[in-house]
């Protein structure tokens, strides 16, 4: 140096033929219990890497940068 896959809540990851952004764990409340754990509701948390462009409309389509992680030389 060229090539590929990734990047979404505190973690781990859905969302792919463009049309209000979700799970499960972890937090927080409440109910349960004589208590605590498990349970079981319900809230809260997100500039969807970062800049742009394309479209009425982008987490998704395109380009550039960026990190990580493989690969070729």
């Nucleotide at each position: 140096g060229c090539c590929g896959a990734c990047u979404u809540a505190g973690c781990u990851c859905a969302g792919u033929u463009g049309g209000u952004a979700g799970a499960g764990c972890a937090a927080g409340u409440c109910a349960u219990u004589c208590g605590u754990a498990a349970u079981g509701a319900c809230u809260a948390g997100g500039u969807c890497g970062c800049c742009g462009g394309u479209u009425c409309a982008a987490a998704u389509c395109c380009g550039g940068c960026a990190g990580u992680c493989g690969g070729c030389u």